Background
The part of an RNA shown here (small-subunit ribosomal RNA, central domain) has 348 nucleotides and comes from an uncultured bacterium. RNAcentral holds the full RNA, with entries from ENA, Greengenes and SILVA. The prediction has a mean pLDDT of 89.
Context: one part of a larger RNA
RNA sequence: CUGGGCGUAAAGGGCGCGCAGGCUGUUAUGCGAGUCUGCUGUGAAAUGUACCGGCUCAACCGGUGCCUUGCGGCGGAUACUGCAUAGCUGGAGUACUGGAGAGGGAAGUGGAAUUCCCGGUGUAGCGGUGAAAUGCGUAGAUAUCGGGAGGAACACCGGUGGCGAAGGCGGCUUUCUGGCCAGUUACUGACGCUCAUGCGCGAAAGCUGGGGUAGCGAACCGGAUUAGAUACCCGGGUAGUCCCAGCCGUAAACGAUGAAUGCUAGGUGUGGGUGUCGCAGGGCAUCCGUGCCGCAGCUAACGCGAUAAGUAUCCCGCCUGGGGACUACGGUCGCAAGACUGAAACUC
Numbered sequence: 001c002u003g004g005g006c007g008u009a010a011a012g013g014g015c016g017c018g019c020a021g022g023c024u025g026u027u028a029u030g031c032g033a034g035u036c037u038g039c040u041g042u043g044a045a046a047u048g049u050a051c052c053g054g055c056u057c058a059a060c061c062g063g064u065g066c067c068u069u070g071c072g073g074c075g076g077a078u079a080c081u082g083c084a085u086a087g088c089u090g091g092a093g094u095a096c097u098g099g100a101g102a103g104g105g106a107a108g109u110g111g112a113a114u115u116c117c118c119g120g121u122g123u124a125g126c127g128g129u130g131a132a133a134u135g136c137g138u139a140g141a142u143a144u145c146g147g148g149a150g151g152a153a154c155a156c157c158g159g160u161g162g163c164g165a166a167g168g169c170g171g172c173u174u175u176c177u178g179g180c181c182a183g184u185u186a187c188u189g190a191c192g193c194u195c196a197u198g199c200g201c202g203a204a205a206g207c208u209g210g211g212g213u214a215g216c217g218a219a220c221c222g223g224a225u226u227a228g229a230u231a232c233c234c235g236g237g238u239a240g241u242c243c244c245a246g247c248c249g250u251a252a253a254c255g256a257u258g259a260a261u262g263c264u265a266g267g268u269g270u271g272g273g274u275g276u277c278g279c280a281g282g283g284c285a286u287c288c289g290u291g292c293c294g295c296a297g298c299u300a301a302c303g304c305g306a307u308a309a310g311u312a313u314c315c316c317g318c319c320u321g322g323g324g325a326c327u328a329c330g331g332u333c334g335c336a337a338g339a340c341u342g343a344a345a346c347u348c
Stems, first nucleotide, its partner, number of pairs: 004319003007302002012316001014201004021194003025088007033081002035077008048066007091191001092188004096183004103177007110154001115149007125136002162169002206247006215241002220236004258315001260313004266293012297304002321348003330341004
């Protein structure tokens, strides 16, 4: 080393693109490198081992065979792998015709609501709570009507609905743009899968510079509560939340379930297509997506069950008792905060 695992016990990388590497459909022919086989050379002796023999036995010693699992040479086999050549169309892709969508970027624009400002009506309260108080209000508030300003978010539709690789995406219009699905033929002819390193994307918070600030609101200041109350409740309120440019690179980044492909009962809802039957409501068939239930099977159980955690193949990542430790040291990255990589002593 030949192992067992990763939904919840330790363990799937946050997500994608992709070089190297690993793996790779189908037919024929050739080669014969891997592979298999025969012969042969070598594989020193001692050692080991089987048998025989020598010291009265044994240890010890001698002889013969085997072992020496390897490497080389020559001949042979050609199923599989490989290489070469020529094909194939089922994998993959292209074209065409249709289709759905909060997929992404930019510009413009709409109404409701909150707040503020101006004016009208109007008068003593409003607000808030378990109850209050702080607070606001006779310098005219709250309420109500008209006008204006500004920022942020888009009620209803709205849906275990849709789209996206993930993070995520929701008023409306225009524009630029990515992906997906179905259908029919036509075309290319294995062009494929996965992917260490690498590169890119990546919620919120946070950071740098500039802008913006309606509401909300860490910190902070008051009022209550309480034994106290650095809280929960109430009144205020800065950063922030928003925009532009640049960083950060984390998360219960979750389906706590990596990607791809094949196979394996059904039932029922829903989104997008197509075909077919029917005058129609609709039915049947089929493909893609998204839910629920469930057979076999799997599972420690819970549960999973064609969207597998079933059954198989291939590639990547990861785990190996708890604490110490999402730590220290070193290194790389970062303006910083910190991120990534990641121990040991000791202890149970």